[in-house]
RNA sequence: AGAGUUUGAUCCUGGCUCAGGAUGAACGCUGGCGGCGUGCUUAACACAUGCAAGUCGAACGGGGAUUAUUUUGACAGAGACUUCGGUUGAAGUCGUUAUAAUCCUAGUGGCGGACGGGUGAGUAACGCGUGGGUAACCUGCCUCACACUGGGGGAUAACAGUCAGAAAUGACUGCUAAUACCGCAUAAGCGCACGGGAUUGCAUGAUCCAGUGUGAAAAACUCCGGUGGUGUGAGAUGGACCCGCGUUGGAUUAGCCAGUUGGCAGGGUAACGGCCUACCAAAGCGACGAUCCAUAGCCGGCCUGAGAGGGUGGACGGCCACAUUGGGACUGAGACACGGCCCAGACUCCUACGGGAGGCAGCAGUGGAGAAUAUUGCACAAUGGGGGAAACCCUGAUGCAGCGACGCCGCGUGAAGGAAGAAGUAUCUCGGUAUGUAAACUUCUAUCAGCAGGGAAGAAAAUGACGGUACCUGACUAAGAAGCCCCGGCUAAUUACGUGCCAGCAGCCGCGGUAAUACGUAGGGGGCAAGCGUUAUCCGGAUUUACUGGGUGUAAAGGGAGCGUAGACGGAGCAGCAAGUCUGAUGUGAAAGGCGGGGGCUCAACCCCCGGACUGCAUUGGAAACUGUUGAUCUUGAGUACCGGAGAGGUAAGCGGAAUUCCUAGUGUAGCGGUGAAAUGCGUAGAUAUUAGGAGGAACACCAGUGGCGAAGGCGGCUUACUGGACGGUAACUGACGUUGAGGCUCGAAAGCGUGGGGAGCAAACAGGAUUAGAUACCCUGGUAGUCCACGCCGUAAACGAUGAAUUUUAAGUGUCGGGUGGAGGGUCCAUUUGAUUCCACAGCAAACGCAGUAAAUGUUCCAGCUAGGAAGUAACGUUAACAAGGGGGGGAGAUCAGAGGAAUUGUCGGGGACCCGCACAAGCGGUGGAGCAUGUGGUUUAAUUAGAAGCAACGUGAAGAACCUUACCAAGUCUUGACAUCCAUCUGGCGCGGUGAAAAAAGUCACCUUUCCUAAGGGACAGAGGAGACAGGUAGUGCAUGGUUGUCGUCAGCUCGUGUAGUGAGAUGUUGGGUUAAGUCCCGCAACGAGCGCAACCCCUAUCCUUAGUAGCCAGCGGUUUGGCCGGGCACUCUGAGGAGACUGCCAGGGAUAACCUGGAGGAAGGCGGGGAUGACGUCAAAUCAUCAUGCCCCUUAUGAUUUGGGCUACACACGUGCUACAAUGGCGUAACAAAGGGAAGCGAGAGUGUGAGCUUAAGCAAAUCCCAAAAAUAACGUCCCAGUUCGGACUGCAGUCUGCAACUCGACUGCACGAAGCUGGAAUCGCUAGUAAUCGCGGAUCAGAAUGCCGCGGUGAAUACGUUCCCGGGUCUUGUACACACCGCCCGUCA
Repeated sequence: AGAGUUUGAUCCUGGCUCAGGAUGAACGCUGGCGGCGUGCUUAACACAUGCAAGUCGAACGGGGAUUAUUUUGACAGAGACUUCGGUUGAAGUCGUUAUAAUCCUAGUGGCGGACGGGUGAGUAACGCGUGGGUAACCUGCCUCACACUGGGGGAUAACAGUCAGAAAUGACUGCUAAUACCGCAUAAGCGCACGGGAUUGCAUGAUCCAGUGUGAAAAACUCCGGUGGUGUGAGAUGGACCCGCGUUGGAUUAGCCAGUUGGCAGGGUAACGGCCUACCAAAGCGACGAUCCAUAGCCGGCCUGAGAGGGUGGACGGCCACAUUGGGACUGAGACACGGCCCAGACUCCUACGGGAGGCAGCAGUGGAGAAUAUUGCACAAUGGGGGAAACCCUGAUGCAGCGACGCCGCGUGAAGGAAGAAGUAUCUCGGUAUGUAAACUUCUAUCAGCAGGGAAGAAAAUGACGGUACCUGACUAAGAAGCCCCGGCUAAUUACGUGCCAGCAGCCGCGGUAAUACGUAGGGGGCAAGCGUUAUCCGGAUUUACUGGGUGUAAAGGGAGCGUAGACGGAGCAGCAAGUCUGAUGUGAAAGGCGGGGGCUCAACCCCCGGACUGCAUUGGAAACUGUUGAUCUUGAGUACCGGAGAGGUAAGCGGAAUUCCUAGUGUAGCGGUGAAAUGCGUAGAUAUUAGGAGGAACACCAGUGGCGAAGGCGGCUUACUGGACGGUAACUGACGUUGAGGCUCGAAAGCGUGGGGAGCAAACAGGAUUAGAUACCCUGGUAGUCCACGCCGUAAACGAUGAAUUUUAAGUGUCGGGUGGAGGGUCCAUUUGAUUCCACAGCAAACGCAGUAAAUGUUCCAGCUAGGAAGUAACGUUAACAAGGGGGGGAGAUCAGAGGAAUUGUCGGGGACCCGCACAAGCGGUGGAGCAUGUGGUUUAAUUAGAAGCAACGUGAAGAACCUUACCAAGUCUUGACAUCCAUCUGGCGCGGUGAAAAAAGUCACCUUUCCUAAGGGACAGAGGAGACAGGUAGUGCAUGGUUGUCGUCAGCUCGUGUAGUGAGAUGUUGGGUUAAGUCCCGCAACGAGCGCAACCCCUAUCCUUAGUAGCCAGCGGUUUGGCCGGGCACUCUGAGGAGACUGCCAGGGAUAACCUGGAGGAAGGCGGGGAUGACGUCAAAUCAUCAUGCCCCUUAUGAUUUGGGCUACACACGUGCUACAAUGGCGUAACAAAGGGAAGCGAGAGUGUGAGCUUAAGCAAAUCCCAAAAAUAACGUCCCAGUUCGGACUGCAGUCUGCAACUCGACUGCACGAAGCUGGAAUCGCUAGUAAUCGCGGAUCAGAAUGCCGCGGUGAAUACGUUCCCGGGUCUUGUACACACCGCCCGUCA
């Protein structure tokens, strides 16, 4: 940074799509490790369970526990004394009283539960952002300063007792404490009220001073260090309110609002305020978008982008709002309070039915919804928070861990060597090639993971959840670790097989119908990589809403036109101000993020530090060119005045003649009218025609003109009246008064509507007649609304120059209309100027066409309208004006498509044009189509009737010849390495011929008889047999996979290239034009100049002559003769072979352009290409042929191959093509002449004999200018027939034969005799031919054993006609239109299915 896609190709307009980046993502396949982040976007759905807000005994009274001392009771009894009866009684156990200490704590009390944490429902708002204001405010804990902390009082929880209740909980009686509560005293300062003074502010006001009156405080504890409490002031922090600016879409939401807007008074609040109340006024908001509806938390930021912008608001941070839904207040410094209270609703739970309890949008977790989102973890060790004097307690904040490739970042899955280029796999032209140094193998290493040992920092004295974690070390094994997507183009990367418009792919174009680089699989390759693809969404590309940065003649797009409101923009010089503008400074623009620099985790992601930036807002100092504003001026923009001429400008009234129609009267008679042709219609009741008179309506011939006027629509006989505008001249007046113009108002063709007139002609609707398959049309005859007038509506047109209005500047030329000036001169002309209008053309513009002083050029201003096409400018829906209209305006949704469109190019086509040619028509001659037969095709039939060819350009075509063979088809019988080719090994010596036997036949099989060559003696050659495979074989398929060959347009004159030139380009030019030709043949001209393939010529035959050579050809002259060029002889002639000459518009005349060339003539055998042939440009028809041949792929392989016999290709209700023979007298029959070109050895066959004949028998000659086929026929002459189904015609049939051949039944040809059909010249239609041609007559050849009416050749006789190019068909050139390009057999519209 672009690319694909509209077309046969091109340029443009214009949409659609792709390549990039991103995500709280999801889904598919796959998945080694670590770090850092991140994780209910949906149901603000419902929630089991546990935890998330407590703390203080140094505020207080109780209660409990323990210890010590003490009072006392009971038990028990050491020791001592003893009169032995007892006395005394230490330590101990269990209670009890009092005091003291320590610990715990339900309650009163204090502080905190307004922070922290969650969510985004609501909110379009001073909610948020940014910048200000409070002279209109509050602020617990904290800090500082000053002053204090005196003395009293009465209660109440807890507790005890009684009672109610299932419970939650509550009632009553009695006792008691405080830093709980309440008075009193005190008041430096403070508040309030009153008036006074001073200072200050823009101001409501503020500050200070003195005075009078009045009001309000406190709590104690103590370890004696202190902590706490009260008042006032200040600070800090946090909050409250107000204001400027900014903040989504919809007008198919245009009017909204009654405490609404303002005032006064009061209340309320921390505080201002309609915040609330009473009264007064009637305001306030809105096109600069009010109100209403829909959607949405806002921002720092994040994503994208070159930027301007666009999208977004998850995590982190700031603000706001909310806490099951709605409402309310209480307490408090702070709440109208997530884990507080009250009420109401819904829901859930408990219940003894009376009544109660609850709120995960805290952390985990559950159900549900959903494509989709985690653990009912550990710890207060750190950082913070609450309470406390503190120890300490609490903290799902937080720090960590767990789960998820959800994202970003890093690492690994090994490294080096290693060619027998292994095996495998894929492909193959079978040779190879690829995978591929890849593997194996050798050597090495250990990052990660695993094992073992050590082991932190985070912690300032102690205290570590994380965690035996990070990290370090050691040993050990290449082991445990690669997938996903793509490979037709865009877009890097291709082969094979399978499939066969099926299955499928696809982001767009599109791919797939038998050789798919696009489907599926495999091999290979490309890309990315622990990920890769898909889907969804956003930006980009898209200058495709265009501020940067678009357009409107024809692609989408100028309003039908004018006037004009708001608005926007606006002439010249001077002066002031400073709103815009430019510039300096100050404040702010939080942090995080981004950018630059540096640092810390091994690096990176990540984290930390510093800098700058944050393009903004506010305040303030300055400048004064421009815009703005103010002031006084100016005249050139604009307007006024005066003079002048032009005009279908408008409105009203009047007048005129021509024509149509009608009426009356006359003349007059049978038609008129109308059409392509007719008919309906009118007319003997007198039409049409004609003459005269009259009536009525509408329109104004000629003049008339890309002439005039008007804003547009529009305006046309003449006159008058009223009236608008433009123009020229003069330069007296005003002094920017201007331009444009959303809404608005007015005008606005035709048709239509309403009311009332009018109505001649014309004429929707309608009727009739024609046309037609139909004809609700075109044509004809009639005919009503309407057309006309007056008044009122409608408000649209291809209302077009498809071009909005105004203004500046920018080469020439030409015509016309209206004015002015100057000059010359006489029927006017020249020069110049101005307004209008037409054409051409430069620069410039434009995609091109084209525009070009009347711009679509160049600038400026304003308005309108456009953003792909269709649906659709619509009977959608809603709205608006209208009497109504299947009428109008504005406006425009849903489902759908990859194109729609503009201009130009090349072709094709046209029942477009011009020119030209052709047996194309015409003029002629002869046919086909009717009959019979032959032959081919279709159809039908069949076991098979093998198959190809299908308009011209298939159909007597391949087939130059189907009885078997051919033969490909059918039936039946056989063979399976094969009928044919190559190779291998073994055996044998034959093969071949003949005979016999089996089956219907043949082939084949089996049995019997018969049997090689060479040799160095090893063997070899050849042949056969059976055998195994490689393979043979296929007239099986595909001519739409092909080569080659061929047909056709067409022997038509065309088809192209190089260089140059103009065009953005496709393409053009050349090749067009003027002549001419059979011809793109030639000449001339020309931005073309040359060249190639075609045309022509060169080749062959033929027409004339010459030269040469004469045998098998010929015979003029000479001789001979059997009378036959037979012989001698000759080559003169004919002829034959070879080689030459000749014809070139060369000569003459005329025409033409002094050309090319044409016309005529001379000479000549031949004259303008002499006649004929061969020769077929670039290409078209997917034309024909796989069955001539060759060949890719596919198919069959005891058969789709091979072979044999028989059958079939020869069928037959029928249809068509091509021919033959005829229908007769220009003839039939009978008797009698003259060719050319060919063929001949498995051949042609003379002659003779024989047969009525086809033939047969015998046999000469000839490999042929010698012999044979071989008779030419039509014709001529004579004779006969006499117009008939015949002496025409010969089909069909019967009998008898001949020939070929193994064989003539299916299924040959010919002969003789007999039989003797249709047919008497052929409908519609159609074919050939322009001179030695048509027509007619016979002859020969190829194929071939035999079998032509076909085919290919040959000669004989031998015409008619062509005015001409209007028409039919085909072709060529130029031009024109085109929505066609598969190209008119196109495209395409409607209806129906």

Model confidence (mean pLDDT): 82 of 100. The RNA shown here (small-subunit ribosomal RNA) has 1393 nucleotides and comes from an uncultured bacterium. The RNAcentral record of the sequence draws on ENA, Greengenes and SILVA.